[in-house]
Context: one part of a larger RNA
RNA sequence: CUGGGUGUAAAGGGUGCGUAGGUGGUAUGGCAAGUCAGAUGUGAAAGCACGGGGCUCAACCCCGUGACUGCAUUUGAAACUGUCAAGCUAGAGUGCAGGAGAGGAAAGUGGAAUUCCUAGUGUAGCGGUGAAAUGCGUAGAUAUUAGGAAGAACACCAGUGGCGAAGGCGGCUUUCUGGACUGUAACUGACACUGAGGCACGAAAGCGUGGGGAGCAAACAGGAUUAGAUACCCUGGUAGUCCACGCUGUAAACGAUGAAUAAUAGAUGUCGGAAGGGUUAUACCUUCGGUGCCGUAGCAAAACGCAUUAAGUAUUCCCACCUGGGGAGUACGUUCGCAAGAAUAAAACUC
Numbered sequence: 001c002u003g004g005g006u007g008u009a010a011a012g013g014g015u016g017c018g019u020a021g022g023u024g025g026u027a028u029g030g031c032a033a034g035u036c037a038g039a040u041g042u043g044a045a046a047g048c049a050c051g052g053g054g055c056u057c058a059a060c061c062c063c064g065u066g067a068c069u070g071c072a073u074u075u076g077a078a079a080c081u082g083u084c085a086a087g088c089u090a091g092a093g094u095g096c097a098g099g100a101g102a103g104g105a106a107a108g109u110g111g112a113a114u115u116c117c118u119a120g121u122g123u124a125g126c127g128g129u130g131a132a133a134u135g136c137g138u139a140g141a142u143a144u145u146a147g148g149a150a151g152a153a154c155a156c157c158a159g160u161g162g163c164g165a166a167g168g169c170g171g172c173u174u175u176c177u178g179g180a181c182u183g184u185a186a187c188u189g190a191c192a193c194u195g196a197g198g199c200a201c202g203a204a205a206g207c208g209u210g211g212g213g214a215g216c217a218a219a220c221a222g223g224a225u226u227a228g229a230u231a232c233c234c235u236g237g238u239a240g241u242c243c244a245c246g247c248u249g250u251a252a253a254c255g256a257u258g259a260a261u262a263a264u265a266g267a268u269g270u271c272g273g274a275a276g277g278g279u280u281a282u283a284c285c286u287u288c289g290g291u292g293c294c295g296u297a298g299c300a301a302a303a304c305g306c307a308u309u310a311a312g313u314a315u316u317c318c319c320a321c322c323u324g325g326g327g328a329g330u331a332c333g334u335u336c337g338c339a340a341g342a343a344u345a346a347a348a349c350u351c
Stems, first nucleotide, its partner, number of pairs: 003323004007304002012319001014201004021194003025088002028085004033081002035077008048066007091191001092188003095184004103177007110154001114150008125136002162169002206247006215241002220236004258318001261314002266294001268292004274287004298306002324351003333344004
């Protein structure tokens, strides 16, 4: 490189947008670059294949034919690809009418709980554990009542429910704003799919500057446990957790399953919308969109399993990645970063 693969064996990029590139609906006409057919020239000789001949045979040598699958020129064909012209509406998009939603951003606001402060009542314990102790408390704790302050998170509703590309999103209200879906069929007329580079987003932890700090809590301290206990348990407790702006760019970033298209048994649960039927009104039936469980064919080196949300089918089309274990996601170099580090990424050697 090819071939074969990528749910769990090695292997799907964390996610999206999108450039180049690759691929591309339907019907008509032109062109003829690809494609196909013919002709001409060339494709040295030797070699090669076939036939024949010469050295006693063979190797070797000689003769003839073929081949040299190519290239160039030229004449045609027009189905397919391409290209040009003018079209179409089934893909895609826009419009109009709707309802759903923890989708995003900002501002405001609410109650419960926790801790602290002040005051009252009240007295000797509280707290904690397997059992204890450290700790708190006669300078009046714990408990309880009233008032106040602060920060953070939003019980019930809540649901194999919803929304989002992924990360993720949950009190309430308002403002701004993205997307999906249903119906309609007015408009555009292939505008599409994928996407190397690129750009953007990207949990937690971490970093910078400035705030904030109730609870929790790495580090740390003490008490226990233990042979020891740099732990598990307990009492404390600082970064951090929160906010603003900037950085980092990684996760079992998982459905361990890249994106798009088409058609492909059933049965059943759930969510919301529209239309028609039905009803006093629900319920119920049909269609479209999502989200689950089971299961047939089929698939699977093998099993587990997957199975209209495929891991099945397709001459379909695009990207990413894998190639024995270790060495190693390491060294070196380079790029990025304030740093931590991230990205790219070997070899010797060894089994």
Annotation: Model confidence (mean pLDDT): 80 of 100. The part of an RNA shown here (small-subunit ribosomal RNA, central domain) has 351 nucleotides and comes from an uncultured bacterium.